[in-house]
Context: one part of a larger RNA
């Protein structure tokens, strides 16, 4: 000298834009953060409105909007959050898959026949505090099942061809044997939205490989699913992934094992580069979801706000038995040198649902608090001496502070108040959380606003007084034992300047 997720002293007007638990991956009160579809279903509410009886007092029935717990579909596997762990194909790069998958979307081919039994909601009866069950009866569907068709697809075989990278893959054509669906909702209708098989695309996603990126050799030697082989199981998929039988292999001074430490990367940070150090906000990628294990569903999970076992803590109970996971967003304790509001809106992006109207969205767009950072303005500008008091040095003559201040004159950035007032809206109408905010105009008045370091030498910037190896100063050197430019205070003086200093880390 640059830097910095900073802190810690003093000090403090203002705006924009950024950025704010770096420690305990410690606990965790409240609220909210993923819901949605009545155009898939039957029932409950509701009753605009209708009809029939009537002793005129009513009573029965029918029923549109609307609202809905249940069943059923899609989403919940994103998006958000943290870095615990991982030295690893986890990442980054560059290539394979002739070893795979992919709902929603897009584009093409074809098809939706004919049945059938169920259960939830409902009821009724019961058990339990309670969270939640038990039975028996009813019902529906784009929930569930049986068959039927096969354009396909799928598996065998058999022919012809093409191809390649070793096992082979791929076209075509015949045979035989398997496999599909919801003729569902809307709509008068015309449409429209769903289903199902296949092919194809986008985009996402598994796997495998070659190179690259820490430290210790005071870790030299390691290894039984170990290394390969058969046959099998499993997977979408190759695979010692997994079982069983065989053989005795594999890796290591080009560092195996083993130990520490550590998410990677694009990048930042320094440097003239080379290089060094780091990986916080953003992006991408992996991991994790109180701790440890397990599968379930499901195009996708071994699933943060799902299940299920054990364990800690915590909470609730009638003592029998429940009940939860903030490393989401605000918030509390607690640790700390140290890191925000228990806020507005879904107006815009985007996201899930829905034919749509819209509904959810603490994602997200704004606000709020911190000078935490970088930028940007402002604290007045011109005149103004015989050099005013004051101060504070003196050789007592004077010198400094100093045009500095009064004073005179202007000037309103900034500030109060008053009026105006947006773009952000995309989709001729409606629609703005921020926001009566940014801007604009007017009025007042220099008004509302300067500090912190530093002055021995490196190093810019000096006297007096007080202290007397004391108190005390320090980054090195080294100051202070009676004249201290090095303490402490004052005058003056340097530096920066809404900031200044110290510390602590990097280069």
């Nucleotide at each position: 000298g640059g830097g910095c997720g900073a802190a810690c002293g003093c000090u403090a007007g203002c705006g924009g834009c950024g950025u704010g638990c770096c420690u305990g991956c410690g606990a965790c009160a409240u609220g909210c953060a993923a819901g949605u579809c009545g155009a898939g279903c039957g029932g409950g509410g509701g009753g605009a409105g209708g009809a029939g009886c009537u002793u005129c007092g009513g009573c029965u029935c029918c029923g549109a909007a609307c609202c809905u717990a249940g069943c059923g579909g899609c989403g919940a596997a994103c998006g958000g959050u943290c870095g615990a762990g991982u030295a690893a194909c986890a990442c980054g790069u560059a290539a394979g898959c002739a070893a795979c998958c992919u709902g929603c979307c897009c584009c093409g081919a074809a098809g939706a026949c004919c049945g059938g039994g169920a259960u939830a909601a409902c009821a009724g009866c019961u058990c339990g505090a309670a969270a939640g069950g038990g039975c028996u009866g009813c019902u529906a569907a784009u929930a569930c099942c049986g068959g039927a068709u096969g354009u396909g697809c799928c598996c065998a075989c058999g022919c012809a061809g093409a191809g390649g990278c070793a096992u082979c893959u791929c076209u075509g054509c015949g045979u035989g044997a398997g496999u599909a669906a919801a003729a569902c909702c809307c709509g008068c209708a015309a449409g429209g939205g769903g289903c199902u098989u296949c092919g194809g695309g986008a985009g996402g996603g598994g796997c495998u490989u070659g190179c690259g990126g820490c430290c210790c050799a005071u870790c030299a030697g390691c290894u039984a699913g170990u290394u390969g082989g058969u046959a099998g199981g499993g997977u979408a998929a190759c695979g010692g992934c997994c079982u069983a039988c065989c053989a005795a292999g594999g890796c290591g001074g080009c560092g195996a094992c083993g130990g520490g430490u550590a998410g990677c990367u694009g990048g930042u940070c320094u440097g003239a580069g080379a290089g060094g150090a780091c990986g916080g906000c953003c992006a991408g990628c992996c991991g994790g979801a109180c701790u440890g294990g397990g599968a379930c569903u499901g195009a996708g999970a071994c699933a943060c706000g799902g299940c299920c076992c054990a364990g800690a803590c915590u909470c609730c109970u009638a003592c029998g038995g429940g009940a939860g996971g903030c490393a989401g967003c605000a918030g509390u304790c607690g640790g700390g040198a140290g890191u925000c509001u228990u806020g507005c809106a879904c107006a815009a992006u985007g996201g899930g649902g829905g034919a749509a109207a819209c509904c959810c969205u603490g994602a997200u767009g704004c606000a709020g608090c911190g000078a935490c950072g970088c930028c940007g303005c402002g604290u007045g500008c011109g005149g103004g001496a015989u050099g005013a008091a004051g101060u504070c040095c003196u050789u007592c003559g004077g010198g400094a502070c100093g045009u500095a201040a009064a004073c005179c004159g202007c000037u309103u950035u900034u500030g109060u108040c008053c009026g105006g007032g947006a773009a952000g809206a995309a989709g001729u109408u409606c629609u703005g959380a921020c926001g009566g905010u940014a801007c604009c105009g007017g009025a007042c008045g220099a008004a509302u606003a300067a500090g912190c370091c530093c002055c021995g030498g490196c190093u810019a910037a000096c006297u007096a007084c007080g202290u007397g190896c004391c108190a005390g100063c320090a980054g090195c050197c080294g100051c202070g034992g009676u004249a201290a430019a090095a303490c402490g205070u004052a005058g003056g003086g340097g530096g920066c300047g809404a900031g200044c200093g110290u510390u602590g880390c990097c280069c």